The RNA shown here (c-di-GMP-I-GGC riboswitch aptamer) has 84 nucleotides and comes from a Candidatus Acetothermia bacterium. Lineage of the source: Bacteria > Bacteria candidate phyla > Candidatus Bipolaricaulota. Its mean pLDDT, the model's own confidence on a scale to 100, is 88.
RNA sequence: UCCGAGAAGGGCAAACCCUCCGUGAGGAGGGGGCGCAAAGCCGCGGAUCCCUUGCCGCAGUGAGGGACAGCCGGGCUGCCGAAG
Repeated sequence: UCCGAGAAGGGCAAACCCUCCGUGAGGAGGGGGCGCAAAGCCGCGGAUCCCUUGCCGCAGUGAGGGACAGCCGGGCUGCCGAAG
């Protein structure tokens, strides 16, 4: 360094419920705990989703703006450690 143990100490927190914010995707706080070794951070590429809008042969398709990091890549940073 790769790697990630029925290891230690800790960490995060899906669905669902409550309150609030947002047209919406979704977000914040509380409860909860499916899972996670980057489930820490960054919308850079793709996917997906939302809003507005153009075209349209009604099948779709273009543009603009947004959401999502727990969809996949990429970038930055990082705790602990057995076997190999």